[in-house]
RNA sequence: UACUUAUCCAGAAAGACCGAGGGAUUGGGCCCUGUGACGUCUUGGCAACCUGACAUAUUACAAGGUGCCAACUCCCAUUUCGCCCUACCUAUCGGGCGGAAGAAGAUAAGUA
Numbered sequence: 001u002a003c004u005u006a007u008c009c010a011g012a013a014a015g016a017c018c019g020a021g022g023g024a025u026u027g028g029g030c031c032c033u034g035u036g037a038c039g040u041c042u043u044g045g046c047a048a049c050c051u052g053a054c055a056u057a058u059u060a061c062a063a064g065g066u067g068c069c070a071a072c073u074c075c076c077a078u079u080u081c082g083c084c085c086u087a088c089c090u091a092u093c094g095g096g097c098g099g100a101a102g103a104a105g106a107u108a109a110g111u112a
Stems, first nucleotide, its partner, number of pairs: 001112008013043005021032003026077004044069003049065003052061001053059001073104001078101008
């Protein structure tokens, strides 16, 4: 780097340094940020994917390997379903709200 599988509405921050942008990418929205964000380091914490305990499962722990600690993966984008705007009936277009799936991404484990 590619592929496979699983998970992604829960959870968990202080200090120091730095100094201007940041929230993956494109567009839009929204948000964080000189009351110092982002990032780095230290300490702490969360979680329980892998290893580790029990004969196994369930389960428990948190020692080891990772991961994570603003906002659902911050939200939308593609497809589809339901409802509403909607009228005597039906249909189409458009818009709004909600659900599901997908794409993309992140993390873990495995394979090459």
This is a predicted structure of a 112-nucleotide RNA (SAM riboswitch aptamer (S box leader)) from Hymenobacter profundi. The organism belongs to Hymenobacter, within Bacteria. The prediction has a mean pLDDT of 79.